[in-house]
RNAcentral holds the full RNA, with entries from SILVA.
This is a predicted structure of a 326-nucleotide part of an RNA (large-subunit ribosomal RNA, domain IV) from Acanthosepion esculentum.
The coordinates come from a structure-prediction model, not an experiment, and the mean pLDDT is 87.
Taxonomically the source falls in Acanthosepion (Eukaryota, Coleoidea, Sepiida, Sepiina).
Rfam family: Bacterial large subunit ribosomal RNA. Rfam links the family to the GO terms structural constituent of ribosome and ribosome. On this family, see Cannone et al., BMC Bioinformatics 2002: "The comparative RNA web (CRW) site: an online database of comparative sequence and structure information for ribosomal, intron, and other RNAs".
Context: one part of a larger RNA
RNA sequence: UCAUGGCUAAGGAACUAGGCAAAAUAGACCUGUAACUUCGGGAGAAAGGUCACCUCUGUAAUGGAGGUCGCAGUGACCAGGCCCAGGCGACUGUUUAUCAAAAACAUAGGACUCUGCUAAAUCGAAAGAUGACGUAUAGGGUCUGACACCUGCCCGGUGCUGGAAGGUUAAGAGGAGAUGUCAGCUUCGGCGAAGCAUUGAAUUGAAGCCCCAGUAAACGGCGGCCGUAACUAUAACGGUCCUAAGGUAGCGAAAUUCCUUGUCGGGUAAGUUCCGACCUGCACGAAUGGCGUAACGACUUCCCCGCUGUCUCCAGCAUAGACUCA
Numbered sequence: 001u002c003a004u005g006g007c008u009a010a011g012g013a014a015c016u017a018g019g020c021a022a023a024a025u026a027g028a029c030c031u032g033u034a035a036c037u038u039c040g041g042g043a044g045a046a047a048g049g050u051c052a053c054c055u056c057u058g059u060a061a062u063g064g065a066g067g068u069c070g071c072a073g074u075g076a077c078c079a080g081g082c083c084c085a086g087g088c089g090a091c092u093g094u095u096u097a098u099c100a101a102a103a104a105c106a107u108a109g110g111a112c113u114c115u116g117c118u119a120a121a122u123c124g125a126a127a128g129a130u131g132a133c134g135u136a137u138a139g140g141g142u143c144u145g146a147c148a149c150c151u152g153c154c155c156g157g158u159g160c161u162g163g164a165a166g167g168u169u170a171a172g173a174g175g176a177g178a179u180g181u182c183a184g185c186u187u188c189g190g191c192g193a194a195g196c197a198u199u200g201a202a203u204u205g206a207a208g209c210c211c212c213a214g215u216a217a218a219c220g221g222c223g224g225c226c227g228u229a230a231c232u233a234u235a236a237c238g239g240u241c242c243u244a245a246g247g248u249a250g251c252g253a254a255a256u257u258c259c260u261u262g263u264c265g266g267g268u269a270a271g272u273u274c275c276g277a278c279c280u281g282c283a284c285g286a287a288u289g290g291c292g293u294a295a296c297g298a299c300u301u302c303c304c305c306g307c308u309g310u311c312u313c314c315a316g317c318a319u320a321g322a323c324u325c326a
Base pairs, nucleotide, nucleotide: 001321003319004318005317010312011311014310019307027051028050029049030048031047036041038146052068053067054066055065056064057063069073081305085301086300087299088297089296093105094104109144110143111142112141113140114139115138121130122129123128147292149290150289152222153221154220157219158218159215160214161213162212163211166210167209168208172204173203177199178198179197180196181195184191185190223241224240225239226238227237250284251281262278263277264276265275266274
């Protein structure tokens, strides 16, 4: 000096990003047990008491009465700290083998959509296989995520579904015409049938797209400006512009609030965190779910009690190393 243990006056979180670490609690029996609640829980809530040995008595039973000893009777070992209030996720579960266990994933439940069986979907040049020796109360895909109360408006854009009148449109069909060649004709300048070739207009021609509808628990979106009430302030009200429609319920400085340590209240002697409100929501908002919620959580935030060498403030001890000497 390091590691691992054990002890500590007075104080008791003043330490620190944070009670990290340590301490404390602890067994069995008896008493007793709040809010809240999905009536199951919460709950070992919390808070208290007893325990050894001897005598008597007695039971289904760990019971009853009296006495003895110690600082101490679950005498060692073993062996929950507790409470209050928020956030998130309902829960048990799963995960980054080797820095992340979580609020991430999954989940039961909900919804949409595809699929009539040689099913859809998936693997495979194919045969074939899975789906399934199943059959729409089934199977696949996507989203949401127990439960309670709910889930508003917009189909203009992009998707998807349906429609077929019109427009556009490929190959193909079609073949007007043009060109080359050449019998023949010729006024020698040319004209030029058939054939063989090279081209090739009109016309015809499906899906798709344009077009017409539907559809948001499809992808998504959900406004400005000005004026107005007999103090002031504010604006139930009115005007105007734009839009497909202008954010409903609920929540709100929030895991979302920049300004911001917003303002008020609570807790502290003192509180950028925390809790309750307000609403001026830079930039919440309804299955990319909204808002609540008992129980649960090696999650996260704040507070209290107990407890302590975390600290004020360090000291000494034991064991094993480093180190020094031999």